Small-subunit ribosomal RNA, 5' domain from a mine metagenome, 532 nucleotides, folded computationally. Its Rfam family is "Bacterial small subunit ribosomal RNA". Rfam links the family to the GO terms structural constituent of ribosome and ribosome. Its mean pLDDT, the model's own confidence on a scale to 100, is 87.
Context: one part of a larger RNA
C1' cells in the first nucleotide's frame, strides 16, 4: 500500500446496490413460521329451495362450519457450526453389493366377501389439569380373508453369454395383487345396472432424478505424544441390512498399524471462493452457492420411497413453569373447620441453533412491519387454501458507487482577525455587490413497468415526467521538527504535555497548548485490532 461481517472518537445532505450477534449451541414472555383434499368416508350444526304430511316432523338436493376416519405432505423449504481431524470436504472412480414416494413410457389387471373403529350417544373413573376407562352404535380408496397370475419372487433339472450374486431361454413346482370416485349418455323394479371419458388403484419392466455403500490420491499443528490394538488382523458359518463388510455373533489362526510419525493431546465444519502479491506463496472460509453436521443434554425405535426425524414419539437428566392430592409453614378462631403460600414429594405442561422480539453476555451487530402482487414450494381435478421461504417495508455512513452544498463577474484589495523592520504584508476574488442557474430542498399535477389473453401490485401515489418558488436546506476530520506535504506569535518552563520511531518540553520550543496561516482528504475523516 490493499483489505475487513469490524469498533471507537469528532462529524453528517441525499440516492442506487449490498450488508448487519465474529461474544454466551446463554435463557427466553408473546404473535407467527406446515399444512391441505367434501371430486376417499360416515355422522352433526346452521341456511336455503323441493317434495310428503297427521302441521309436528321426514326425506331427498345445495351451500357454509367445528371436529373426526383416511390420503399426501410435515425427510423439502428456513437456521445455527456446537461437534467431528471423519472417506467430514474436494478431485477422480467403483457399485455384477444397491434402494428409490411422486414424474414419463411400456405390458397385464382391478373379481367375489368379511370383521372392526374413531367420530357420536350413554356411563364411569383419577386428585385440579393433562389427560384416560368402559358400554352402544357407524362409514369408507382404513383394515382382512378367498379367487386370478402377463410378467414377478423362492425352489429344482436343463442350455447359451458373461466382469463375484449378472443377461438370457426351456421344464417341473411353490408363493403372492388391487379401490374407487366424478362427469356425461343409456336402462331401470328410483335401490342400482351398462357404456365413454378423467382422476386415481394393483402386480411387472424400462427411464429420469434423487440416494446409499466402497475406493485412490488431495488440504492444519505438536515427539516435551514412541510405541499402540482383542473384535483387534484375517478366515469358516451365520445373524442384520435395500446392500457390501469384523457392522453384529458363535468358533478358529495370531495377526494389523507405526520415524513416509502410528496412538495421544490441542486446534478447527470441508470446499466453489475471498484478500494480498509480478508471481510463487501467505492469511481466510463472512454474505452467496454445494457437501456435511446439529436442534436443551443423553440414549431409542416407530411410521415412511425417503428420518432416527428443528416446530413427531418414548425414557432418563438439568432447567423453567402449572397445580392444594399427601406432607410442612403462617393467619383466624375453641376441637374442628376455613383462607393464604408452589417449601418438599406424587402428578401435568415446556424446549426461537424460524421470523420479529426481551433478558444477559460484549467494543459490537436491525422492525414484536407490509404482501403472497412476482418467484418457488404443499395439498387439491379444479376454484383455491397455506407459505416468517419469498418479496418489499424500516433502522445502521458498516461497505462499495454515484450527486450535492452553487456557477460567471467583481479591487479604492473594504471591515475585521493575524504578523509586522510600522513602511507594511496575509486572510483575498475570499467577502459585499451584479447577472445567472435549479441538481437538491419544499408545494402543486401527471403517473407506471414489474402481471407472456381479461381481470389482479404490498412495494406505491414509490419511480419517473410537467410546473411554480428561492443561492435558498446541506462542511468536516486529521496534519504541519525529521521519516512526511504543510510555519508563525503567544502562553508553559523536564510543569503542564507529545509520541509509530529516532525523540521533544530545564525562559526566545516550527515537536506541549491556543490564535493566525498553511498542507491533505472531504460526508466523511482520524484511531485501534487483524491480515497480505
Nucleotide at each position: 500500500g490493499g483489505g475487513u461481517g469490524a469498533a471507537c472518537g469528532c462529524u453528517c445532505g441525499c440516492g442506487g446496490c449490498g450488508u448487519g450477534c465474529c461474544u454466551a449451541a446463554c435463557a427466553c414472555a408473546u404473535g407467527c413460521a406446515a399444512g391441505u383434499c367434501g371430486g376417499a368416508c360416515g355422522a352433526c350444526g346452521c341456511c336455503g329451495g323441493c317434495g310428503c304430511u297427521c302441521c309436528u316432523g321426514c326425506g331427498c338436493c345445495g351451500g357454509c362450519g367445528a371436529a373426526g376416519u383416511g390420503g399426501c405432505a410435515g425427510a423439502c423449504g428456513g437456521c445455527c457450526g456446537a461437534g467431528a481431524a471423519c472417506c467430514a470436504c474436494g478431485u477422480g472412480g467403483g457399485u455384477a453389493a444397491u434402494c428409490u414416494g411422486c414424474c414419463c413410457c411400456c405390458a397385464a389387471g382391478c373379481g367375489g366377501g368379511g370383521g372392526a373403529u374413531a367420530g357420536c350417544c350413554a356411563c364411569c373413573c383419577c386428585a385440579a389439569a393433562a389427560g384416560g376407562g368402559u358400554g352402544g352404535g357407524u362409514a369408507a380408496u382404513a383394515c382382512c380373508g378367498c379367487a386370478u397370475g402377463c410378467g414377478c419372487u423362492c425352489g429344482c433339472g436343463g442350455g447359451g453369454c458373461g466382469u463375484c450374486g449378472g443377461c438370457u431361454c426351456c421344464g417341473c413346482g411353490a408363493g403372492g395383487a388391487a379401490a374407487g370416485u366424478c362427469g356425461c349418455c343409456c336402462g331401470c323394479u328410483c335401490g342400482c345396472g351398462g357404456g365413454c371419458g378423467g382422476c386415481g388403484u394393483u402386480c411387472g419392466g424400462g427411464g429420469a432424478u434423487g440416494a446409499g455403500c466402497c475406493c485412490a490420491c488431495g488440504g492444519c499443528c505438536u515427539a516435551u505424544c514412541a510405541g499402540g490394538u482383542u473384535g483387534u488382523u484375517g478366515g469358516u458359518g451365520g445373524g442384520g441390512u435395500u446392500a457390501u463388510g469384523g457392522c453384529c455373533c458363535a468358533c478358529c489362526a495370531a495377526g494389523c498399524c507405526g520415524a513416509u510419525g502410528a496412538c495421544g493431546g490441542g486446534u478447527a465444519g470441508c470446499u466453489g471462493g475471498u484478500c494480498u502479491g509480478a508471481g510463487a506463496g501467505g492469511a481466510u472460509g463472512u454474505c452467496c452457492a454445494g457437501c456435511c453436521g446439529g436442534a436443551u443434554c443423553g440414549g431409542g425405535a416407530c411410521u415412511g420411497a425417503g428420518a432416527c426425524a428443528c416446530g413427531g414419539c418414548c425414557c432418563g437428566g438439568a432447567c423453567c413453569u402449572c397445580c392444594a392430592c399427601g406432607g410442612g409453614g403462617c393467619c383466624g378462631g375453641a376441637a374442628c373447620c376455613g383462607g393464604c403460600c408452589a417449601c418438599c414429594g406424587a402428578g401435568g405442561g415446556g424446549g426461537c441453533a424460524g421470523c420479529a422480539g426481551u433478558g444477559g453476555g460484549g467494543a459490537a451487530u436491525c422492525u414484536u412491519g407490509g404482501g403472497c402482487a412476482a418467484u418457488a414450494g404443499g395439498c387439491g381435478a379444479a376454484a383455491g387454501c397455506c407459505c416468517g421461504a419469498c418479496c418489499c417495508u424500516g433502522c445502521g455512513a458498516c461497505g462499495c458507487c454515484g450527486c450535492g452544498u452553487g456557477g460567471g463577474g467583481g479591487a479604492u484589495g473594504a471591515a475585521g482577525g493575524u504578523c509586522u523592520u510600522c513602511g507594511g504584508a496575509u486572510u483575498g476574488u475570499a467577502a459585499a455587490c451584479c447577472c445567472c442557474u435549479u441538481u437538491u430542498g419544499a408545494c402543486c399535477g401527471g403517473g407506471a413497468c414489474g402481471a407472456g389473453g381479461a381481470a389482479g401490485g404490498a412495494c406505491g401515489g414509490u419511480a419517473c415526467c410537467g410546473g411554480u418558488c428561492g443561492a435558498a436546506u446541506a462542511a468536516g476530520c486529521c496534519c504541519u521538527a525529521g521519516c512526511c506535504a504543510a510555519c508563525u506569535g503567544c502562553g508553559u518552563g523536564c510543569c503542564a504535555g507529545c509520541a509509530g520511531c529516532g525523540g521533544c518540553g530545564a525562559c526566545a520550543a516550527a515537536a506541549c497548548g491556543u490564535g493566525g496561516a498553511g498542507g491533505g482528504c472531504g460526508a466523511g475523516c482520524g484511531u485501534u485490532a487483524c491480515u497480505c